[in-house]
Molecule: transfer RNA
Organism: Candidatus Helarchaeota archaeon
RNA sequence: GGGUCCGUGAUCUAGUUGGUUAAGAUGCUGCCCUGACGUGGCAGAAAUCGCAGGUUCAAAUCCUGCCGGGCCCA
Numbered sequence: 001g002g003g004u005c006c007g008u009g010a011u012c013u014a015g016u017u018g019g020u021u022a023a024g025a026u027g028c029u030g031c032c033c034u035g036a037c038g039u040g041g042c043a044g045a046a047a048u049c050g051c052a053g054g055u056u057c058a059a060a061u062c063c064u065g066c067c068g069g070g071c072c073c074a
Base pairs, nucleotide, nucleotide: 001073002072003071004070005069006068007067010026011025012024013023019057028044029043030042031041032040050066051065052064053063054062
């Protein structure tokens, strides 16, 4: 340099068939439970989806460029 896959809360993933509130687990905070801790239960906060632009009534999702990472080829 060329090809290909990926980038979504603090972490790991789902969602890519364009459409109603971006869902789940771990973690975090508060409350309940306990003599206390742990376990368990309830509630809550936290991502405008790598960045920019385009298409569209509407984009995490489609298109283009760029950034970063994995793999293959040279």